Model confidence (mean pLDDT): 78 of 100.
This is a predicted structure of a 116-nucleotide RNA (Glycine riboswitch aptamer) from Oceanicaulis sp.
The sequence is in RNAcentral, with records from Ribocentre.
């Protein structure tokens, strides 16, 4: 570092239609699952960038090698460029009673990589 075990674990409509299965004798009744609409959540995944920085390129400035030059050479993050995190930001995905996920924590931990 990290497969996988165990354990904790936040946040938001138990929204409203339509189908459709199922459960009752039966219902515009209730659970269930898709779909479509509005309203919300950030903590699967994903996505976006801030300073440092990074002389890459050869712009600027500045010294130098020069008589001098658009030529060579050093500095400078000024400036292009690049590279750049997160619990910030987005809300694509996901998700809004339980269950189930679930960042990130503990403890366990095959394996891997690196140093001594």
């Nucleotide at each position: 570092c990290g497969a996988c075990g165990c354990u904790g674990g936040a946040a938001a409509g138990a929204g409203g239609g339509u189908g459709u299965u199922g459960c009752c004798a039966a219902g515009c009744g209730c659970a269930g699952c898709a779909u479509c609409c509005c309203a919300c959540c950030g903590a699967a995944g994903g996505a976006g960038c801030a300073a440092g920085c990074u002389g890459c390129a050869c712009g600027g400035a500045c010294g130098g090698g020069u008589c001098a030059g658009c030529c060579c050479u050093g500095u400078u993050g000024c400036a292009g460029c690049g590279g750049g995190a997160a619990u910030c930001u987005c809300u694509c995905a996901g998700g809004u009673c339980a269950c189930g996920a679930g960042a990130c924590a503990g403890c366990g931990g095959g394996g891997g990589c690196a140093g001594g």